[in-house]
The RNA shown here (SAM riboswitch aptamer (S box leader)) has 89 nucleotides and comes from an Actinomycetes bacterium. Model confidence (mean pLDDT): 84 of 100. Of the family's consensus pairs, 95% are formed in the model.

RNA sequence: CUGUCAUCGAGAGCGGAUGAGGGACGGGCCCGUUGAUUCCGCGACAACCAGUACGGAUGUACCAGGUGCCAAUGCCCGAUCGAUGAUUU
Numbered sequence: 001c002u003g004u005c006a007u008c009g010a011g012a013g014c015g016g017a018u019g020a021g022g023g024a025c026g027g028g029c030c031c032g033u034u035g036a037u038u039c040c041g042c043g044a045c046a047a048c049c050a051g052u053a054c055g056g057a058u059g060u061a062c063c064a065g066g067u068g069c070c071a072a073u074g075c076c077c078g079a080u081c082g083a084u085g086a087u088u089u
Stems, first nucleotide, its partner, number of pairs: 003087006013042005021031003025078004043070001045068001048066002051062004074081001
């Protein structure tokens, strides 16, 4: 990178640096110098994978090692769209 499967109305932010954009895309509607974005540190949330226990079990409970995530239903509508996880070549 490609394919497949699952999920996307719940949940959870502070500090430092940067300094004008950001919410994928089109149209809306919002957020933003009372600090967007990105990076770093710490913290939180969640429980996809891993682990542990029980079990006949595809299950349940616990844990938090690998990811993820911490404005608004994936912000809304649209589409042949996107994101994340697991797996696959």